[in-house]
RNA sequence: AGGGUUUGAUCCUGGCUCAGAACGAACGUUGGCGGCGUGGAUUAGGCAUGCAAGUCGAACGAGAAAGGUUUCGAAAGAGACCAAGUAAAGUGGCGGAAGGGUGAGUAAUGCAUAAAUAACUCACCUCUGAGAUGGGGACAACUACUCGAAAGAGUUGCUAAUACCCAAUGAGACCACGGCUCGAAAGAUCUGUGUUUAAAGGUGGGGACCCGCAAGGGCCUGCCACUCAGAGAGAGGUUUAUGUCCUAUUAGCUAGUUGGUGAGGUAACGGCUCACCAAGGCGACGAUGGGUAGCCGACCUGAGAGGGUGACCGGCCACACUGGGACUGAGACACUGCCCAGACUCCUACGGGAGGCUGCAGUCGAGAAUCUUCCGCAAUGCGCGAAAGCGUGACGGAGCGACGCCGCGUGGGUGAUGAAGGCCUUCGGGUUGUAAAGCCCUGUCACCUGGAAAGAAUUACGAGGGGUGAAUAUCCUCUCGUUUGACGCUACCAGGAGAGGAAGCACCGGCUAAAUACGUGCCAGCAGCCGCGGUUAUACGUAUGGUGCGAACGUUGUUCGGAAUCACUGGGCAUAAAGAGCACGUAGGCGGUUGAGCAAGUCCAUUGUGAAAUCCCCCGGCCUAACCGGGGAACUGCAUUGGAUACUACUUGACUUGAGUGCAGGAGGGGAGAGUGGAAUUCCAGGUGGAGCGGUGAAAUGCGUAGAUAUCUGGAGGAACGCCGGCGGCGAAAGCGACUCUCUGGUCUGCAACUGACGCUGAGGUGCGAAAGCUAGGGGAGCAAACGGGAUUAGAUACCCCGGUAGUCCUAGCCCUAAACGAUGGGCACUAAGUAGGGGGAAUCCUAUAUUCUCUCUGCCGGAGUUAAUACAUUAAGUGCCCCGCCUGGGGAGUAUGGUCGCAAGGCUAAAACUCAAAGGAAUUGACGGGGGCUUACACAAGCGGUGGAGCAUGUUGUUCAAUUCGAAUCAACGCGAAGAACCUUACCUGGGCUUGACAUGCUUGGGACAGCCUAUGAAAGUAGGUCUCCCCUCACGGGGCCCUUGCACAGGUGUUGCAUGGCUGUCGUCAGCUCGUGUCGUGAGAUGUCGGGUUAAGUCCCAUAACGAGCGAAACCCUUGUCCUUAGUUGCCAGCGGGUAAAGCCGGGGACUUUAAGGAGACUGCCGGUGUUAAACCGGAGGAAGGUGGGGACGACGUCAAGUCAUCAUGGCCUUUAUGUCCAGGGCUACAAACGUGCCACAAUGGUCGGUACGAAGGGAAGCAAAGCCGAGAGGCGGAGCAAACCCCAAAAAGCCGAUCCCAGUUCGGAUUGGGAGCUGCAAUUCGCUCCCAUGAAGUUGGAAUCGCUAGUAAUCGCGGAUCAGCCACGCCGCGGUGAAUGUGUUCCUGAGCCUUGUACACACCGCCCGUCAAGCCACCCAAGCAGGGUUCACCCGAAAUCGCUGACCCAACCGUUAAAGGAGGGAGGCGCUGAAGGUGAGUUUUGUGAGGGGGACUAAGUCGGAACAAGGUA
Repeated sequence: AGGGUUUGAUCCUGGCUCAGAACGAACGUUGGCGGCGUGGAUUAGGCAUGCAAGUCGAACGAGAAAGGUUUCGAAAGAGACCAAGUAAAGUGGCGGAAGGGUGAGUAAUGCAUAAAUAACUCACCUCUGAGAUGGGGACAACUACUCGAAAGAGUUGCUAAUACCCAAUGAGACCACGGCUCGAAAGAUCUGUGUUUAAAGGUGGGGACCCGCAAGGGCCUGCCACUCAGAGAGAGGUUUAUGUCCUAUUAGCUAGUUGGUGAGGUAACGGCUCACCAAGGCGACGAUGGGUAGCCGACCUGAGAGGGUGACCGGCCACACUGGGACUGAGACACUGCCCAGACUCCUACGGGAGGCUGCAGUCGAGAAUCUUCCGCAAUGCGCGAAAGCGUGACGGAGCGACGCCGCGUGGGUGAUGAAGGCCUUCGGGUUGUAAAGCCCUGUCACCUGGAAAGAAUUACGAGGGGUGAAUAUCCUCUCGUUUGACGCUACCAGGAGAGGAAGCACCGGCUAAAUACGUGCCAGCAGCCGCGGUUAUACGUAUGGUGCGAACGUUGUUCGGAAUCACUGGGCAUAAAGAGCACGUAGGCGGUUGAGCAAGUCCAUUGUGAAAUCCCCCGGCCUAACCGGGGAACUGCAUUGGAUACUACUUGACUUGAGUGCAGGAGGGGAGAGUGGAAUUCCAGGUGGAGCGGUGAAAUGCGUAGAUAUCUGGAGGAACGCCGGCGGCGAAAGCGACUCUCUGGUCUGCAACUGACGCUGAGGUGCGAAAGCUAGGGGAGCAAACGGGAUUAGAUACCCCGGUAGUCCUAGCCCUAAACGAUGGGCACUAAGUAGGGGGAAUCCUAUAUUCUCUCUGCCGGAGUUAAUACAUUAAGUGCCCCGCCUGGGGAGUAUGGUCGCAAGGCUAAAACUCAAAGGAAUUGACGGGGGCUUACACAAGCGGUGGAGCAUGUUGUUCAAUUCGAAUCAACGCGAAGAACCUUACCUGGGCUUGACAUGCUUGGGACAGCCUAUGAAAGUAGGUCUCCCCUCACGGGGCCCUUGCACAGGUGUUGCAUGGCUGUCGUCAGCUCGUGUCGUGAGAUGUCGGGUUAAGUCCCAUAACGAGCGAAACCCUUGUCCUUAGUUGCCAGCGGGUAAAGCCGGGGACUUUAAGGAGACUGCCGGUGUUAAACCGGAGGAAGGUGGGGACGACGUCAAGUCAUCAUGGCCUUUAUGUCCAGGGCUACAAACGUGCCACAAUGGUCGGUACGAAGGGAAGCAAAGCCGAGAGGCGGAGCAAACCCCAAAAAGCCGAUCCCAGUUCGGAUUGGGAGCUGCAAUUCGCUCCCAUGAAGUUGGAAUCGCUAGUAAUCGCGGAUCAGCCACGCCGCGGUGAAUGUGUUCCUGAGCCUUGUACACACCGCCCGUCAAGCCACCCAAGCAGGGUUCACCCGAAAUCGCUGACCCAACCGUUAAAGGAGGGAGGCGCUGAAGGUGAGUUUUGUGAGGGGGACUAAGUCGGAACAAGGUA
């Protein structure tokens, strides 16, 4: 610090996601030790049991028992002493308000920070001052009695005190009335007079003196306690300011409410309470309401700013079963106190009682989840006590839990036959791996034995010193000694033994370090995101190996980070989400120049505070670390005081440039009202006229003989204003267009007279606001939703046509939305040029339509700059300032609900659940378009001939079958693989056999030539048996070769996968394209080059050019054909010469010609003219056998189609191995209802038949071609000359030509089919061959929709040959020649292709993408008659406890009174009243759950119907 993920690729926007750190965690696997921490986060749910607050006998009265000793006694028993002034209980004091727990409530009666208290309080403690005198009466305990189950209660009697009461004293304090000083005031200090107001003793010691019988007291001296007052320390109460979560789908709240006067109350201010008076108080700077929440120091994270949290530790607050209440007290409205109400639990004799773990342990419950019913008061602290001491689940410790942090160990060295085993393998090896074993060592931890710190200081006691004091007493204090340890069998140290007891977890496709094999086969499964898995998975599972961390490792959850993804630091709004439709304007925010003042902001300094702990730095203590201690810094804050005055604010004075006013002019569809006008449509009336009109792609509906359309005349009515008219004008926007008048707003120019900052923006608010729509009343010509009809269509609730109502128009009132757009808020200032238009002004001597300058408005282009790019660019999207509005992934959704506005329609405001990993912007390359341009091709057109109809042949589908083997499937499968299926082929089926095999190689056992022959069986293959029998080398033993046989490795497979492959092939397409290097442009994908202008068959060439060059293709080179030449002349040829025949190059000869086959020549736009850019090139011509590539062929760029082929071959994986291999016989591939493709032959007279007759090229031939001759009607047979071929043969060429006949018919056309008879091939012709002859003589009379080929020696037509092959189903295929046309010189259309351009939501690329209803499943949500619960408000009823008030006829010791009481003062029980919790009733409000049924939404490989959008998406 970033990475992954939208795309074919790119840049951007934007979300999702990952790597980091952390945790009071939980879960999974695993687990050696120690230190330090930490541990009920959920039910503030319920709790058994034990403990958690007592203490003081030196405040007081009273006072046991067990047990022991002892006396008496025979024993039983009695007494005394000790236990013991002890226990327990009581009065009294102090403490139970601390400590400990929890976070329910609380959004402020809280907390934090800073202040105030001149508005307050304080027990214990410290200091200071003063005091403590004299009296009195009770009540517990106890005793007796009574009630009760119990808890407990009542009555009688006795008694003490530091309990209670009275009186005295009064420094001081309170109150009342005054005074002085200070202060702004409230008030404060000092002071005068009057009234009121205290107390308690206990204990230690003591010489003299006094009292007392004594004990003891007075007295003296200490200590403790007491009273009053002051001060302090520390603690608390109250008040103020600021800060402190979400929600406006909560906007108004408030009657003690706000203030005043008076009174009450409090420690104290105060509506705190009450009476009266006034009508205030709070609120968009968010009151009130709702939701959530203890707050802080701090903790986590982060670079920081921030964000999140509030466990442990510390401060504050609140609570103590729930609600209410007071009492006591210094302090409480009190966790282990009281009263009342309620719920719950327990006891009960049913009458009544008891209880409160949110103290420490522990238990149940719920939960993913959180510990021991431990030890000790030794330490620290607290309470009480004079003290000893007692108490203390505070605390100190131990226990449990890897819950966290930190430390240590599980061994070290050496050791290569790189062991064995595992895994992989290209079979060579690699890896695990120095790892192990082996050898040599060490001894941490754990284990055993022994030793052994610190935490301990006190107190007390003993001894000594000092102080107090009259005192050697007491008390206080110092020193020394003795005494006190839960942890603890401690830490630590020493010794012993022995490598012994101690390693796992996750991951290994990318992000992200680390890969292989096997299994599985879209299954099982994985997954944080992208995504893996459909037969070779580095992604699932296992193994091996590796990587990471390590007593842990992973997962889940949560927080921050990354996320600049709420942007203060630090974002945006033309097109990605985002500028309000426009203006006016309130609050608010911001604001020109200059002077003075002030000092609020601001800045500097001071002081106080910011608790401690934490963080950071330094030092130190535990072996180190974690942890702990000391010191410092810091705590970025708040407040105080002093200062500075530039800027801002505020106060005040001035200015003119911002703004406005004035004066003089200007332009304009700016607005409102009234009036006027012409053209056109329609309608009405009349005239003319006479059959159609109208409408469309074509039609029809419609109108018209009742007279339309057309045309003329007159009239009516409504709406809109042609030309001018223009990226021209005006307006804030919406918007505004005939002309005239009236009223009226804004704006521009010039002048510089006036005001003097009066300004800008603008939350709320107010106004305006197209069209459609609504209300009422008018109006209604044309147009025209809805609706009707006609068409179109599969349908057509549409597009087209004929009609047509609301509406469109006017008046008045609503609605308030638009792609209300420049998709661009308003204002001010600044920042290059150029150009056009509108409205003004100035200058140029004058005029001006000219020139220059200037102000303003509207456009275009373009530089810097900006931008993701496109683009914007003085009319900014540039550079700055001010103000407002708005955005934060897509969908759900601008929806639900609530509120509000509206007559309604609907508008404004505006979510969530759920779901996806994208959605999106700009640009790029392709592909595509029922987009455009240019060009091209037998693509169409123009022609010629076919196919599609018939019959047959052949291939295919389908069906059938035991099998009909397999493959090929639009073009580019279908006379295709197959250039030859009767057996074979053959892969298929049935049946019969074989198992190292029909075939290859190696090893091995036994044997021998193999072969052949014979026998049996069989359909054959085969099986069984018999007979015969080797070769080479070597003297020999032996070895080798060949064959059979046994066994092992292996063979074999036309089994599967062409979507694992090689090779080969088809196709686009012989189309002209496809690329590269360097350079340049662009952030980039990419572009440029390759585009443009010409030209070509061509990216062929030329010109131009940020490109310059190059490569693969095109062309050329190659073959063939067309002309000529040279050479050569047999088997070919024969002109001339000679010979010769019936004839014939037959012979001698010849090389002239034809020809053969080698080599050359020839054609290059070379020449001429024209066009063209002086080019390339094109057009025409000459010459030439041939002319612009002469004709034909071979040759096929980058690539596309997962095109075809595993059955030519090769090959990975998988499958099979007495079978999916192999051998054999027979069958099948030839089936036949039907369909399609490709052909052949026909339908006839350009013909059929018969007779005669002519001309060719290219091929083939030895298991071959075969002549002559003979036989046969023919196929054919016999025969065999010749020929391995320019020699011989196949071999007859046919159409053609000459002649004859047929006469338009299902024929003398046509030949299918069938019958019979022959021939040939072959082992074999039935399934299933070909041929011949005779007979038979089907369909068919030129072929629907549709469709194919062909541009010249081509189509058409005619025959000939060859491969395969025994033969042949060949009419196929591949070649050869003969005869030999027509048409086009165009590109509108169909199809294909190329280039440029355009649009795109496509990129698997239009056979694309994609929308909606319906149907199915599932999920969450909304509405809903209602039903059920919670919160909360108001009114009323009832009204506990309790305070307060009144009363108090009943009761009462202290004082007065009197002695006998009464009575008085004062108090109480009881009663009444105000307030008052819970409860009840009624009415609201809010929230949750549920709900028949209804609604839409999201999602879900292959459902239905259409085809809305994306291309002009076929109606933009």

Record summary:
Small-subunit ribosomal RNA from a metagenome, 1516 nucleotides, folded computationally.